This is a predicted structure of a 376-nucleotide RNA (Bacterial RNase P class A) from an Actinomycetota bacterium. The prediction has a mean pLDDT of 76. The organism belongs to Actinomycetota, within Bacteria. Its Rfam family is "Bacterial RNase P class A". By type it is a ribozyme. It was read from a public genome assembly, where an Rfam model found it.
């Protein structure tokens, strides 16, 4: 100097003009006006987790259902935070994690491929053993000929052995090929060819012993059997936790009209009905009671709520970015500064409150660290 990593913070400044909500004081022609104080965020957002608060339900427990899932700690609590373990990524600073159990059981493993989980012979290799073919040796049998009658030669078929061939049965999971995955790897021995078939080393698995750690786990030694595929974000198993609904929760006050209940008294009244008259009943009126709609208040806050205030314009600087010019300044250099013009400030906006998480965000500041290059 360049490229990065981690943590913390800011996210607009000054002035003028015009506006808005809440509260207080004063004024008022009751319409408002003046003054003072005060008025968004790091996420107020998504509404994902937890809690407060409120109402409902509830003896206790279990099932069902849901959530969480390495270890230790913190916390009111959480699916949060901190520190670690293990696994993965990066040259590194560091980052990421849907991190219990696959030897409890069930299930699944597309396509390709011969074969995909107590596996599988497509090519290849072998073909020891069995089979078939050829040749040789041997020993019986057999045909014909010769014979000095002892035997010799010859034809066919066979037994046993040896050699060669075929690749029919069969063997083989070493090699090729397919696949995300083919039932440990390398080497030596072994074999007909091969194979944990045997052995050595390595990897991995399960016990054991010693040491370290609260623990997850780590380090070392030795033993065993020679090998055990993956998926639980498939069902499932194990452990822990969970009653439901939410400020439109919920509480209080309560108009008019209608309707309900209660009847003391009155107009000896009004209308209607029964009735011969007294009088009885119904309705209306008056008054009282309860519930409750419109509405208001509380819940509700050192912003606050009411369909919702916290803003707009102008000017001036400024960080940053883009372009240009001089060769003026700093530096050994890469480079930086100075000068001129332009541009120029994101995401978003409380609505019961709090703790977290996640998501969005122009640009800038501070601190620590890593890698590469240059110079001394």
């Nucleotide at each position: 100097u360049g490229a990065g990593c981690c943590g913390g913070c800011c996210g607009g400044g000054u002035g003028g003009c015009c506006g808005c909500g809440g509260c207080g004081u004063g004024g008022u022609c009751c319409g408002c006006c003046a003054c003072g104080c005060u008025g968004a965020g790091g996420a107020a957002g998504g509404u994902c987790g937890g809690g407060g608060c409120u109402c409902c339900a509830g003896a206790g427990g279990a099932c069902a259902g849901g959530a969480u899932g390495c270890u230790g700690g913190c916390u009111a609590g959480c699916g949060g935070c901190c520190a670690g373990u293990c696994g993965g990524g990066g040259u590194g600073a560091c980052c990421c994690g849907c991190a219990g159990g696959a030897a409890a059981g069930u299930g699944c493993c597309a396509c390709a491929g011969a074969g995909a989980a107590c596996a599988g012979a497509c090519c290849g290799c072998c073909g020891a053993u069995g089979g078939c073919c050829c040749g040789g040796u041997u020993c019986g049998c057999u045909u014909c000929c010769c014979u000095u009658c002892g035997g010799g030669g010859u034809u066919g078929g066979g037994u046993a052995c040896c050699g060669g061939g075929c690749a029919c049965a069969g063997g083989u999971g070493a090699g090729g090929g397919u696949g995300a995955a083919a039932c440990g790897g390398u080497g030596c021995g072994g074999u007909a060819a091969g194979a944990g078939c045997g052995c050595a080393c390595c990897a991995g698995c399960g016990g054991c012993c010693g040491g370290g750690g609260c623990g997850a786990c780590c380090c070392g030694g030795g033993c065993g059997g020679c090998u055990a595929g993956g998926c639980a974000a498939a069902c499932c198993c194990c452990a822990u936790c969970c009653g439901g609904a939410g400020c439109a929760a919920g509480g209080c006050c309560g108009a008019a009209c209608a309707g309900g209940g209660a009847g003391a008294g009155g107009g000896c009244g009004g209308u209607c009905c029964g009735c011969c008259c007294g009088u009885g009943g119904a309705c209306a009126c008056u008054c009282c009671c309860a519930g409750g709609u419109g509405g208001g208040c509380c819940g509700c806050a050192c912003a606050g709520a009411u369909g919702g205030a916290u803003g707009g314009c102008c000017a001036c600087a400024c960080a940053g970015c883009c372009g240009g010019a001089g060769u003026c300044c700093c530096g050994c250099a890469a480079g930086g500064g100075c000068c001129c013009g332009g541009u120029g400030g994101a995401c978003a906006g409380a609505a019961c409150c709090c703790c977290g998480c996640c998501u969005a965000c122009a640009g800038g500041c501070c601190g620590g660290c890593u890698c590469a290059c240059c110079g001394u």